[in-house]
RNA sequence: GGCGGCAACAUCCCCGUGGGUUGGCGAUGGCGGCAUCGAGCCGGUAUCGAGCGAAUCCACUGCAGCC
Numbered sequence: 001g002g003c004g005g006c007a008a009c010a011u012c013c014c015c016g017u018g019g020g021u022u023g024g025c026g027a028u029g030g031c032g033g034c035a036u037c038g039a040g041c042c043g044g045u046a047u048c049g050a051g052c053g054a055a056u057c058c059a060c061u062g063c064a065g066c067c
Base pairs, nucleotide, nucleotide: 001067002066003065005063006062007061013053014051016060017059018058019057020056021055022054023052025049026048027047028046029045031043032042033041034040
């Protein structure tokens, strides 16, 4: 230097770091639909949020190996 594997380190366990993609959740706005046109409910959509205990990609750190 290359290769694939793994996350020991963690105030129970799981969780290495950063950044994407898809999807989920919550809040807010707006739109549409339903409605006794009221209260409210439902569905897209935009923005934002977070230990999203979902998947996946890239780069990096570390561990033990192989070449």
NadA riboswitch from an uncultured Acidobacteriota bacterium, 67 nucleotides, folded computationally. Its mean pLDDT, the model's own confidence on a scale to 100, is 82. It matches the Rfam family "nadA riboswitch". A reference for the family is Huang et al. (2020), "Structure and ligand binding of the ADP-binding domain of the NAD(+) riboswitch", RNA. The family's RNA type in Rfam is small RNA. It was read from a public genome assembly, where an Rfam model found it.